Predicted 3D model of a 73-nucleotide RNA (transfer RNA) from a Bacilli bacterium.
RNA sequence: GCCUCGAUAGCUUAGUUGGUAGAGCGUUAGUCUCGUAAACUAAAGAUCAUGGGUUCGAUUCCCAUUCGAGGCU
Numbered sequence: 001g002c003c004u005c006g007a008u009a010g011c012u013u014a015g016u017u018g019g020u021a022g023a024g025c026g027u028u029a030g031u032c033u034c035g036u037a038a039a040c041u042a043a044a045g046a047u048c049a050u051g052g053g054u055u056c057g058a059u060u061c062c063c064a065u066u067c068g069a070g071g072c073u
Base pairs, nucleotide, nucleotide: 001072002071003070004069005068006067007066010025011024012023013022019056027043028042029041030040031039049065050064051063052062053061
């Protein structure tokens, strides 16, 4: 220098014919208990790496950039 893959909640991650993002763990509250843990129920928590473009509409398609992993020379 070139190619491929990845970046989504505090952490680990799911999410394809484009239609407003789910889960587990964790956190908080409640139920239960003499009390705690466990269990159960509920809630909060994501401007989907950044900036543009296409579109009525983009996590998704296109371009550039940043960071990370791997490969080629």
Overview: NCBI's taxonomy places the organism under Bacteria, Bacillati, Bacillota, Bacilli.